[in-house]
Model confidence (mean pLDDT): 75 of 100. Predicted 3D model of a 330-nucleotide RNA (Bacterial RNase P class A) from a marine eukaryotic metagenome. It matches the Rfam family "Bacterial RNase P class A". Rfam's curators write: Ribonuclease P (RNase P) is a ubiquitous endoribonuclease, found in archaea, bacteria and eukarya as well as chloroplasts and mitochondria. The RNAcentral record of the sequence draws on MGnify.

Order: sequence, then structure tokens, then C1' cells
RNA sequence: GUUCGUUAAGCGAUCGCUUGCAGUCUUUCAGGCUGUGAGAGGAAAGUCCGGGCAGCGUAGGACAAUGGCAGUCGCUAACGGCGACCGGAGGCGACUCUAGGGAAAGUGCCACAGAAACAAAACCGCCCAUGAAAAUGGGUAAGGGUGAAACGAGUGAGGCAAGAGCUCACAGCCGACCGUGGUGACGCGGAAGGAAGGUAAACCCUGCCAGCUGCAAGGAGAUUUACACUAAGGGCGGCCCGUCCGUAGAUCGAUACCCGCUAGAUUGUAUCAGCAAUGGUGCAAGCAGAUAGAUGAUCGCUCACGACAGAACCCGGCUUACCGACGAAC
Repeated sequence: GUUCGUUAAGCGAUCGCUUGCAGUCUUUCAGGCUGUGAGAGGAAAGUCCGGGCAGCGUAGGACAAUGGCAGUCGCUAACGGCGACCGGAGGCGACUCUAGGGAAAGUGCCACAGAAACAAAACCGCCCAUGAAAAUGGGUAAGGGUGAAACGAGUGAGGCAAGAGCUCACAGCCGACCGUGGUGACGCGGAAGGAAGGUAAACCCUGCCAGCUGCAAGGAGAUUUACACUAAGGGCGGCCCGUCCGUAGAUCGAUACCCGCUAGAUUGUAUCAGCAAUGGUGCAAGCAGAUAGAUGAUCGCUCACGACAGAACCCGGCUUACCGACGAAC
């Protein structure tokens, strides 16, 4: 120098706050007291992507529109994520970066400058003709000039009025196809043939994916309307039986008491498989759950004197912020 990982001041005492459990008391849909246990993060953040879950929609399914994605193989619940590899770019190197399908399907665009920005072209130059000359007509894309880019294969020879892959030799590029290695992207070797730029983070084409809305979702609850009057229907239940529930619609809402709410693609550890992402198995732990929103304050001691930052349904990612310290490999 490069890459990756760990950590995110520590200990004690006292007083509070939220909450689980146990006991106890009271004016018992609740509250008080006592005891005991638990109480923010690696990003809890941005809310960008994916999923669980919930409500609505929907016969299964398909198509269109719209949006997204784009090398290959794998991982995963899924992904636009991750891993390994391939191609390309950068670095002396360890390594890093890569929106990486299609430009002979079609359309568009290529500022300024320049004659011309893509099949049509001649500004200078070169050549031929006419002409005394100036100039005019024709040929020429080798050379000059402009430009990010100029017709898109370099050098030499031939060729020609002058030129030009126009022809040839050698070198370079693309390349159907063949052989060979690889699961594959693709690599290596050969090779008919080819030569009309760039842009798809322009439209577009191809392939694949996607119903809509988010936990104050929703349930429960309250009010009201219609229907029903012990029947019908629905839940539990394999059936009978039994048992429980009136059904449907509208409205309300910071009403926030209850459910949703935290045991989950959970965490730690060991081991096995794998290059890895990741997966299997064993053992252990029992891991915040508030609702104006707890997770704090004070004191003492120690040190390297403490960054970014605070859960709000949950989980996997991505991105962003961050004082330092330590470790490993190269």
C1' cells in the first nucleotide's frame, strides 16, 4: 500500500421510567404495593428494492397497456440482492471498477466548426479538357484544413490521366462454420467469406418479472338502517349428533382500553458439505414491545476521555452517516 473482519468506554451505588412473572391489597373489564427478571443499533436512519402478514379485487388462465430488469452458473422465501466465474477498462502489483441483450428490423439524433455528419457529397489540393489568363466543365476520398467523430484495413508494390482494396504481398480487424477444453458465459487452434461511423443511461425490438393498497393495514368496538323471528346461513367438528354465533349494509373515530405486537427465513456455538454466497445437523439461550410514545438522572472509581446516532408490524438487502482501537490475509 490493498482487501476483509471485530469492536462501538468499563465497573459499582442510589433514585426514577416501560414491561414479564410471583405474592398481596383495593373502590376488581382496572389499579396500588412488595419481590424478582428484562429493557435500542451497526447503522434502530433514508424509506430505495424484495418478502411475510392484512384488507380489497380476481373462476383458472391468457393478452394488452404501463413500469421494471438484462453476461454465465449458482445461492435465496424473494429480490433490482449476494457469491463464484467470463468478457471489457484501470493499476508495476496485491487488487479495483463495469446500466455487460440487439445498431445489416425500422425511425430519430450527431452541437460548434466544416464543402460534406453518413450512400450523398469536391473547400483547398491532384489529374484531364477548354482558355492568353482569370475561370469553367469533368474525374479523384490518396494528401491538406474543420471537428469528439470525416466514409472507417496499415505498410509496400502494381495500377492509373490523376487516384482509390481497384489488384497483389505481408501485418491487423470482423467472422458463418469446423476441431478442442468448459455445466455455461467463453477460451484456444483453424477457417469460407467480409469491410456503410457513433448513439438503445433516444424511440424501438427481443427475453424475463409485476393485481392495488399498507399495521391508525386490519380485527374488535360504538351508532344507525334493512332483513329474519328459531328457520335459513355461518364457525368448530371426517359424518350423524352436538355445540357456538342473528345476518347484511352504511357511518364513526387521536376512542387508542383489547387483539394485531413480537418465538422469528431468531440468536449464539460446535460440526459437516461447498472456492464462496449459502445450506444440513447437534447443543444452548428464551431475546425491548412503548402508544404524546419507557430505555434516564446523580454520585464514585478507572482509561486510550468516548464518533454517527434512538426501536414503533416483522424480516432479507441496498444506500447514506461515523471518533477511534484491534485483528487477519496479501